[in-house]
């Protein structure tokens, strides 16, 4: 210097660290139906915000190990 697997170190176990993206899930909002006597409340559609989201796929790095 390529280039393969792998995370030890972790207040059970899993989980190296940044970072894109798809899909979740939680908050409150807007629009469009549709019910209802009111307070509402059920569908759908959009964008925002928030996180150890125990879901994937991806780039760079860090550590460990082969292997050219």
């Nucleotide at each position: 210097g390529g280039u393969u697997g792998c995370a030890a170190c972790a207040u059970c176990c899993c989980c190296g660290u940044g970072g894109g993206u798809u899909g979740g899930g939680u908050a409150a909002u807007g629009g469009c139906u549709u019910g209802a006597u009111u307070c509402c409340a059920a569908g759908c559609c959009g964008g925002u915000a928030c996180a150890g989201c125990g879901a994937g796929c991806c780039c760079a790095c860090u550590g460990c190990a082969g292997c050219c």

A computed fold for a 68-nucleotide RNA from Edaphobacter modestus, annotated as nadA riboswitch. The model forms 100% of the base pairs in the Rfam consensus.